[in-house]
Molecule: transfer RNA
Organism: Pseudomonadota bacterium
RNA sequence: GCCGGGGUAGCUCAGAGGUAGAGCGGCGGUUUGAAGAACCGCGCGUCGCAGGUUCGAUUCCUGCCUCCGGCA
Numbered sequence: 001g002c003c004g005g006g007g008u009a010g011c012u013c014a015g016a017g018g019u020a021g022a023g024c025g026g027c028g029g030u031u032u033g034a035a036g037a038a039c040c041g042c043g044c045g046u047c048g049c050a051g052g053u054u055c056g057a058u059u060c061c062u063g064c065c066u067c068c069g070g071c072a
Stems, first nucleotide, its partner, number of pairs: 001071007010024004018055001025044001026042005048064005
């Protein structure tokens, strides 16, 4: 340099045009002498960045950044 795959919640990952979800973790509450467990409640998010297409983009297109792998 070229090719492919990935970047979404604190962590591990879903979601592939109709406005974001699970598990774990966290926070608040009930309970306890106090904890743990259990139960109830709360996503706790500029969907890597910037443009484009679209009524509408996490999703499609382009460029860039970054991580992993392959070729040279």